[in-house]
Molecule: small-subunit ribosomal RNA
Organism: Spirosomataceae bacterium
RNA sequence: ACGAUGGAGAGUUUGAUCCUGGCUCAGGAUGAACGCUAGCGGCAGGCUUAAUACAUGCAAGUCGAACGAAGUGGUAACACUUAGUGGCGCACGGGUGCGUAACACGUAUGCAACCUACCUAUCGUUGGGGGAUAACUUUGAGAAAUCAGGGCUAAUACCGCAUAAAACAGCGUUACUGCAUGGUAAUGCUGUUAAAGUUACGGCGACGAUAGAUGGGCAUGCGUCCGAUUAGGUAGUUGGCGAGGUAACGGCUCACCAAGCCGACGAUCGGUAGGGGAUCUGAGAGGAUAAUCCCCCACACUGGCACUGAGAUACGGGCCAGACUCCUACGGGAGGCAGCAGUAGGGAAUAUUGGGCAAUGGUCGCAAGACUGACCCAGCCAUGCCGCGUGCAGGAAGAAGGCGCUCAGCGUUGUAAACUGCUUUUAUCAAGGAAGAAAAAGUUCUUGCGAGAACAAUUGACGGUACUUGAAGAAUAAGCCACGGCUAACUACGUGCCAGCAGCCGCGGUAAUACGUAGGUGGCAAGCGUUGUCCGGAUUUAUUGGGUUUAAAGGGUGCGUAGGUGGCUUGGUAAGUCAGCGGUAAAAGACGGCAGCUUAACUGUUAGUGCGCCGUUGAUACUGCCAAGCUUGAGUAAAGUUGAGGUGGGCGGAAUGAAUAGUGUAGCGGUGAAAUGCAUAGAUAUUAUUCAGAACGCCAAUUGCGAAGGCAGCUCACUUAGUUUUCACUGACACUGAGGCACGAAAGCGUGGGGAUCAAACAGGAUUAGAUACCCUGGUAGUCCACGCUGUAAACGAUGAUAACUCGCUGUUGGUGCAUGGCAUCAGUGGCUAAGGGAAACCGAUAAGUUAUCCACCUGGGGAGUACGCCGGCAACGGUGAAACUCAAAGGAAUUGACGGGGGUCCGCACAAGCGGUGGAGCAUGUGGUUUAAUUCGAUGAUACGCGAGGAACCUUACCUAGGCUAGAAUGUGAGUGAAUAAUUCAGAGAUGAAUUAGUCCGCAAGGACACAAAACAAGGUGCUGCAUGGCUGUCGUCAGCUCGUGCCGUGAGGUGUUGGGUUAAGUCCCGCAACGAGCGCAACCCCUGUUGUUAGUUGCCAGCACGUAAUGGUGGGGACUCUAGCAAGACUGCCUGUGCAAACAGAGAGGAAGGAGGGGACGACGUCAAGUCAUCAUGGCCCUUACGCCUAGGGCGACACACGUGCUACAAUGGCGCAUACAGCGGGUAGCUACUGGGUAACCAGAUGCCAAUCCUAAAAGUGCGUCCCAGUUCGGAUUGAGGUCUGCAACUCGACCUUAUGAAGCUGGAAUCGCUAGUAAUCGGGUAUCAGCCAUGACCCGGUGAAUACGUUCCCGGACCUUGUACACACCGCCCGUCAAGCCAUGGGAGUUGGGGAGACCUGAAGUCGGACGUUAAACCUUCGAUUAGGGUAAAACCGGCGACUGGGGCUAAGUCGUAACAAGGUAGCCGUACCGGAAGGUGUGGCUGGAACACCUCCUUU
Repeated sequence: ACGAUGGAGAGUUUGAUCCUGGCUCAGGAUGAACGCUAGCGGCAGGCUUAAUACAUGCAAGUCGAACGAAGUGGUAACACUUAGUGGCGCACGGGUGCGUAACACGUAUGCAACCUACCUAUCGUUGGGGGAUAACUUUGAGAAAUCAGGGCUAAUACCGCAUAAAACAGCGUUACUGCAUGGUAAUGCUGUUAAAGUUACGGCGACGAUAGAUGGGCAUGCGUCCGAUUAGGUAGUUGGCGAGGUAACGGCUCACCAAGCCGACGAUCGGUAGGGGAUCUGAGAGGAUAAUCCCCCACACUGGCACUGAGAUACGGGCCAGACUCCUACGGGAGGCAGCAGUAGGGAAUAUUGGGCAAUGGUCGCAAGACUGACCCAGCCAUGCCGCGUGCAGGAAGAAGGCGCUCAGCGUUGUAAACUGCUUUUAUCAAGGAAGAAAAAGUUCUUGCGAGAACAAUUGACGGUACUUGAAGAAUAAGCCACGGCUAACUACGUGCCAGCAGCCGCGGUAAUACGUAGGUGGCAAGCGUUGUCCGGAUUUAUUGGGUUUAAAGGGUGCGUAGGUGGCUUGGUAAGUCAGCGGUAAAAGACGGCAGCUUAACUGUUAGUGCGCCGUUGAUACUGCCAAGCUUGAGUAAAGUUGAGGUGGGCGGAAUGAAUAGUGUAGCGGUGAAAUGCAUAGAUAUUAUUCAGAACGCCAAUUGCGAAGGCAGCUCACUUAGUUUUCACUGACACUGAGGCACGAAAGCGUGGGGAUCAAACAGGAUUAGAUACCCUGGUAGUCCACGCUGUAAACGAUGAUAACUCGCUGUUGGUGCAUGGCAUCAGUGGCUAAGGGAAACCGAUAAGUUAUCCACCUGGGGAGUACGCCGGCAACGGUGAAACUCAAAGGAAUUGACGGGGGUCCGCACAAGCGGUGGAGCAUGUGGUUUAAUUCGAUGAUACGCGAGGAACCUUACCUAGGCUAGAAUGUGAGUGAAUAAUUCAGAGAUGAAUUAGUCCGCAAGGACACAAAACAAGGUGCUGCAUGGCUGUCGUCAGCUCGUGCCGUGAGGUGUUGGGUUAAGUCCCGCAACGAGCGCAACCCCUGUUGUUAGUUGCCAGCACGUAAUGGUGGGGACUCUAGCAAGACUGCCUGUGCAAACAGAGAGGAAGGAGGGGACGACGUCAAGUCAUCAUGGCCCUUACGCCUAGGGCGACACACGUGCUACAAUGGCGCAUACAGCGGGUAGCUACUGGGUAACCAGAUGCCAAUCCUAAAAGUGCGUCCCAGUUCGGAUUGAGGUCUGCAACUCGACCUUAUGAAGCUGGAAUCGCUAGUAAUCGGGUAUCAGCCAUGACCCGGUGAAUACGUUCCCGGACCUUGUACACACCGCCCGUCAAGCCAUGGGAGUUGGGGAGACCUGAAGUCGGACGUUAAACCUUCGAUUAGGGUAAAACCGGCGACUGGGGCUAAGUCGUAACAAGGUAGCCGUACCGGAAGGUGUGGCUGGAACACCUCCUUU
């Protein structure tokens, strides 16, 4: 410098992610309405509905200077008033939006096809007559409206006559001119047509003509809503000739002639609608709207008709018909607010029956003036826009009050208030007080005429309003909505899936920032919210600016019409295109500047731009058109070649079935297992011969061909296509392709054949809870052929056709070339891949990349590919194809998990191999159930049930009954009182109450100890919530996992690391690797135990020495040994061999007490189960407070038709019993363990001793030896019961243990099923301890004694780990989910019928009016009548559109209903598509197709070496 002033997103599908896609929100607007609230002013706006009906008043009159007459005033002259005649106006102004989809409107043109009163200009004329008629008067009719007859009269009313052309009509001539019909100018002849007066003489009028202006009429191009489930429409229809009619062209009308005209570029029909300037929104392009203001149109109670007039088919004129209302004397009349007010009605909803002609404008008039609901004003309404105010400054005791909290107090409301000072807009009062008004008229002057100038006077509805000044005083003035996210703003209480909220997502089931209230806060503010509607956001209809493999979407395929698009070169043209200029584009509005109201809104003025249309002049690159050429697109030709391409015929072998005959004998067949079936009337098997129909093994392949569907034995005939080579011929002939036509698997249909196999339906047999299925045995349509129909499939590459361009590698099919190669090239057909694309998966020269052309299709899910209609079909059905209603999602790809009656690998007393049990009996104990006044509570698959409880007679105790207490049973502070304390009596079941006695502490003192204890403060609760919690615990699981940092990959969730190859008990270790490291887990560190050494040596030990005893480590002594308990050592795959890269593994290896983790324990990752526990404890919240607290007595927790769990004891001889006899370890002990002695049959009792413990005490059994029993309900077994005792304890009734004696039950090894255990283990034997007065202990936890069997192995069951795969699951398979049936609600289809509507067509009738004909009349008018036209009315059938409708069909939504289990995993029969049949239902089966199927195996191809 040019150009520009302009564009925001969010929530919601998921466990999470990306995408697709809908829904919703934030903005602006409004003729609005509703709710709450309300101080003032300015400017605007105000029936969107019933074009429904209207009471009342007003909205169009005026002129006496056109006319006669009457009346009033006046003496008169005269003045005034006016009904009528006459003139002009009433076609404007004002209202409304019914109709109208049309030349109605908009825009641009044309009229050579037209009109125009009043106005302006010009030229001319205004002569002379006539007859009537209102008014008036009179008569009559009528209720009225009004009408009829007689008589008189005027005019600028009416009618002749004269005159007249530049007018009109006819016939000509000449010139010029136009796109056509034609037009213009000049000119000749003939014919026709006019008037109105009045005067103050200035004028005002009248007539003819021309021109202008204004206003109209007509025609045309272009533009202007939805529906094709409206496809054909049209007889005055389209055109012509002639005539009529009109201001004028024209089928506008009529006669005749022709058969045209419109339509897929949407005619016709149906629906809806006044159009535009503009308004709202939007970045724009667009979308929506048609209030106020302006322009045009249409209408005026509904419909029709003309008259008058310059103009009307006339809102406040007429006639007729109809509906309605009113008056009536019943004969007849009157009326039309969609003018302004107003009323009723309708409605969510829209104002005063106001003032004035002062201004602006209109009509009439010479004028004065009259009229004017146009207009100017006022009133009502926050309806909108704009402006102002409700005070300003200071003020911390941070007041009081409110609210909140961790509550002596703090925070917040909050400088907010009070208080001090200041101001006075607004409101109130008082005073002043406008602009809008300039004229016309009058007088004077100028002037040829229009006209101009001067002077003086008059006129204001609004309105005493705006405005100005003064006075006093903070005085008169704040609400509404919101506060979970979007979206600015948070707490308390109440409520408890209730009440309620909600625009979307969603809140509410006892700690709600989401409901209601309060405090606080945020937003806007005389308003604030809500509702409705429009645009935006929405690129969500995509021209700008979208898509179609899998999300919605490519037609099943081809041929081809219209249409769209189209190769190279040259010339022409100038339609598209581009540029300049001109016209138009009304005003208002919008945009910029300026100005006026104090500002703004508002208004005025001015400038400029744009889109569109038209005209004109140029440009010619591109497109189009015309012409000429070209060869590369396309086609043709020639010569080869390829193929399961098609049609028809002939032939072939294997298999299957059947028939006949033979051999042969008892079964065959079939299944998971069976049965039905076949078979002694001879099957199956086998042999031979024959017949029938259908299909074609191997070759065979990611092979080949075809447009697709599809095509396979061999051969013949006919026929088709592709491709290669040659580069000979044509010369753009091309591409696509709406409609259209043809082809089109399987199933199905029709007719006629055929019928071997297979096989829907069907039958039978199985399976099953059932089995209308899967399996089996049969079996009909069908499967096959011919001809015809159907026209659909997952008709798929889920990928339309054509053309061009864009890195590589590697197979293969058919050609061709030569330099014969891992060669080049053409046409196909596969795989991998760069760039690029994609939401990703993936595609990637065979594109889903980059471009071009054409066609088809999509726009949330469901309803639904359904209904109705139409078209096609023999039918089955196919094609086309909605809506109501309903949801906030439906969906695609990928991720992490979880799951699978998916796969792979591995582990575990998981199975297997063994041993012993449980389940049967009796008893013990726990639980359920039942019972009860109470049987307190909790624990409930694994992971509750000998669990909390490691001690229920009272206590415990939480439960029940009864009796009591209320600052309470306990603890602390505590004025004060008193020693403490002990004892007795009475009442009572006791708690408790009452009474009495004894006692008088320590200290010098101060005071202290102890006890009692008023008031007060802190109580108390085993009441609820383990789903508000802490802590603790169980379980998966002692399983090997769970994560992080940085980096890298992916748009992202996320992945990688942690996967892979090995190895391990182990994510243990090694190797590899876009990963490198790290953490929590594993292991190790800790404890016990196994070996040795060393140190130490009492209470332990005793070899040697000594003493002593009946005997004993009893004693001296000793440390050797055992032992005790400290410290060390030891084990590490360290060594060897083998395998292996290594890690590691193997070995009856070595060595060693021990060998590959030596054995055992403690130790439990991230997390899961809202797992368990509010009754251990702690604790939020809630609840109780003369009780849900506390005390006491008694009872209960111990009940008992029953069921289950865990145990004990047994059923016996590997045993019972008796006698004798041997050997442990862990522990415990003074309110205790107790030696020993005595008594008792015994439990135990009496006495007595040692020990606060390596010192004393407590102490083994199985075993061993001997004897007995002899297989039996026993010398097994011990339950149950009787009697008598012992012990503990205040107390053994409910309810203890033990002893003695007597009694002597079931039980003879345990069904289905099920548990534990892999070595010092199981089994078996006894012992100890905690709790505890005692004990219901057979339990729990420990201790030692004796001491086995078995493991081939990982197919299966259960659980777990890792990798992978599928998924419609994510509350995660105890998941999800389908259909019938039943119930409720909602909308909808069909439906006998019933009811309503619209207008066209048919027929009948036919008002007024107009036109035409005719009669009467001297003529016109008029009258009578006929015809045409026609509003309205009537008739009948059918069609169309709607309402209702018994009954009926499916659909949607609902609470936890019923039946099954179809789908998602291989969903337990892979699923799905088309079709047919069948079935309560999902569905099943047949046939063909698809992969959008898992797993396994094989083949091929690719990648790497």